[in-house]
Context: one part of a larger RNA
Molecule: small-subunit ribosomal RNA, central domain
Organism: uncultured prokaryote
């Protein structure tokens, strides 16, 4: 390489969009590139294989055949693939009517809490811990009352509830905006317009970086107090970056369902969320779509488990794996302000 694989053994790209490419529904007609059949030419000889012959045999030599699975030309076939034309509606989509939602962006606004400031009451403690101490407090703290300021986060509702491609999204209101679901002939329409997707370009938690703001609480670093044999920790008192906002970078995560996307098929039962239909009458029953869970049959799996939301049975396309260490490292390239990211070995060794 072939092959075999990728939930947990090595292995699914963090996620969507999408050029090329690969693959692609039903019917008819035509073409005949692939495909299939026939013929001709060619496929040197030797060798290999088969049947003979010659050296006493054999090796060796030699005659004939077969083979040379290929290529070219030509004559045909038309099921399949392809191409062209025409048509279709099931795939895909549009329209119409409803619906749910922490989907995204901008602006505004609310209450609780925390800290700080001012004032009143009030007096010796407060705070903290396993116990303490550092710390705060007679310059009046803690507690309590009133007023004010600031920033950040939104208790209850809240739910294996919802939305989003993923990252993720949660007070309330308005505006702008993306997607999704349902409708037995809902009304109608387009007519394969589809799936996947190397490159590419976009999005992408936290931390980190740049410039300018902001800074209540929390809190790397740092300082002090404890603990301890030591304690560069765990505990305590403080505390700066940071956390927040705007703009620009970074591009990584156990970016996880450790499970790529799409399509078809294959027992059921019980929850829950959003629609529809029928019956009954204000929430049940039956049924049907779409999501999200628990269990479970066939099947599958090394086992655990998975099981119509498959890890079952199949098809299409992409990504990835190929003993451990060295190493996701070195070198080189690309990207980045940097931190670093990405691509990615070998010697040697077991």
């Nucleotide at each position: 390489c072939u092959g075999g694989g990728c939930g947990u053994a090595a292995a699914g790209g963090g996620c969507g969009c999408g050029c090329a490419g690969g693959c692609g529904g039903u019917a008819a007609u035509g073409a005949c590139a692939g495909u299939c059949a026939g013929a001709a030419g060619u496929g040197a000889a030797a060798g290999c294989c088969c049947c003979g012959g010659g050296c006493u045999c054999a090796a060796c030599c030699u005659g004939g055949g077969a083979a040379u699975u290929g290529c070219u030309u030509u004559u045909g076939a038309a099921a399949c693939u392809u191409c062209a034309u025409u048509a279709c509606u099931u795939g895909a989509g549009u329209u119409c009517g409803a619906g749910a939602g922490a989907g995204g962006g901008u602006g505004g606004u609310g209450g609780a809490a925390u800290u700080c400031c001012a004032a009143g009451u009030g007096u010796a403690g407060c705070g903290g811990u396993g116990a303490a101490a550092u710390g705060c407090g007679u310059a009046g703290a803690u507690a309590u009352u009133u007023g004010g300021a600031a920033g950040a986060a939104c208790a209850c509702c809240a739910g294996u509830g919802g939305c989003g491609a993923a990252g993720g999204c949660g007070g309330c209101c308005a505006c702008c905006u993306g997607g999704c679901u349902c409708g037995a002939u809902a009304u109608a329409c387009u007519g394969a317009c589809g799936c996947u997707g190397a490159g590419g370009a976009g999005c992408g938690a936290a931390a980190g970086c740049g410039u300018g703001g902001g800074g209540a609480g929390c809190a790397a670093a740092c300082a002090g107090g404890a603990u301890u044999a030591g304690a560069u920790a765990c505990c305590c008192u403080g505390g700066u970056a940071g956390u927040c906002c705007a703009c620009g970078c970074c591009g990584u995560a156990a970016a996880c369902g450790a499970u790529g996307a799409g399509a078809g098929c294959u027992a059921g039962u019980c929850g829950u969320c959003g629609g529809g239909u029928a019956g009954c009458a204000u929430g049940c029953u039956a049924u049907u779509c779409g999501g999200u869970g628990a269990c479970g049959c066939a099947g599958u799996u090394a086992a655990c488990g998975c099981a119509u939301u498959a890890a079952g049975c199949u098809c299409u396309c992409c990504g990835c794996c190929u003993g451990g260490g060295u190493a996701g490292u070195a070198c080189g390239g690309u990207c980045g302000c940097a931190a670093g990211a990405u691509u990615a070995a070998a010697a040697c060794u077991c």